RNA sequence: AUGUUAUCAAGAAAGGUGGAGGGAAUAGACCCUUAGAAACCUUAGCAACCCUCGUCUUCGAGAAGGUGCUACGUUCUAUUUCGCUUAUGCGGAAAAAGAUGACCA
Numbered sequence: 001a002u003g004u005u006a007u008c009a010a011g012a013a014a015g016g017u018g019g020a021g022g023g024a025a026u027a028g029a030c031c032c033u034u035a036g037a038a039a040c041c042u043u044a045g046c047a048a049c050c051c052u053c054g055u056c057u058u059c060g061a062g063a064a065g066g067u068g069c070u071a072c073g074u075u076c077u078a079u080u081u082c083g084c085u086u087a088u089g090c091g092g093a094a095a096a097a098g099a100u101g102a103c104c105a
Stems, first nucleotide, its partner, number of pairs: 003103006013043005021032003026078004044070003049066002051062004074097001079094006
């Protein structure tokens, strides 16, 4: 890598380098961006998966360390299904795909 499992409507940005793209991929939509995209670096922060403490707990507290994250719901839709609607369409649930952690090997 593959696989198993948990979570994914909350939260948290400044500076430097850089110089045109970016929001995973495909299609569509909607956005961000020369008043500076991606990427990298520094500092700060968020969260609490691992972790620490509490009788080692389906609970509580914490944040030293390992990850992760800091526009928009995983930005939204796509497949299946349910409800409403004359219809355009609107709303709900599930799946698929993806992201992150822990485990496995």